[in-house]
RNA sequence: CACACGAACAGGCAACCCCGUCGCAAGGCGGUGACGCAAAGCCAACGGGACCCACGCGGUCGGCCGGGCUACCGAA
Numbered sequence: 001c002a003c004a005c006g007a008a009c010a011g012g013c014a015a016c017c018c019c020g021u022c023g024c025a026a027g028g029c030g031g032u033g034a035c036g037c038a039a040a041g042c043c044a045a046c047g048g049g050a051c052c053c054a055c056g057c058g059g060u061c062g063g064c065c066g067g068g069c070u071a072c073c074g075a076a
Stems, first nucleotide, its partner, number of pairs: 005074002012037002018031005035063001041069003046066003049061004
């Protein structure tokens, strides 16, 4: 230094409920708020899975799993 790993520190994200807003819905965004997260950062046009529907070669979920790309801190 890199990979692996996840103690500490700094910084970070933010489930549920509630409010506003968009959407037929799943759900998205903003506020509030922390259940959790070491990738809870991104990819749904990488694969599987779940969910919705106006059933259309339609849509949603990356906080379901695998995979890919990228990244902060630094003890054992």
The RNA shown here (c-di-GMP-I riboswitch aptamer) has 76 nucleotides and comes from Deinococcus maricopensis. The coordinates come from a structure-prediction model, not an experiment, and the mean pLDDT is 87.